[in-house]
RNA sequence: AUUUGAAAAAGGCAAAACCAUCAAAAGGUGGUGACGCAAAAUUUCCAGUCUAAAGGAACAUUCCUAUGACAGCGGGAUUGCCAAA
Numbered sequence: 001a002u003u004u005g006a007a008a009a010a011g012g013c014a015a016a017a018c019c020a021u022c023a024a025a026a027g028g029u030g031g032u033g034a035c036g037c038a039a040a041a042u043u044u045c046c047a048g049u050c051u052a053a054a055g056g057a058a059c060a061u062u063c064c065u066a067u068g069a070c071a072g073c074g075g076g077a078u079u080g081c082c083a084a085a
Base pairs, nucleotide, nucleotide: 002085003084004083005082012037013036017032018031019030020029021028022027035072041078042077043076045075046074048070049069050068055064056063057062
């Protein structure tokens, strides 16, 4: 430097649910909690998904739309612990 994650060790992260809080919502943050994770670290670049406040259309409740989100849906980019070859 490259590949790999069978075993081991040091550790790390934390799904659902519940509580609090922020938000129009999706969702975020904190606490409790562990379903899982070798990138479940970072990044919306690509694809996808969710929401639709404002705006627009229609006209009485429906549709469109991201400038709002999701990195624990997939790909790319950047960085990184331990071990083995």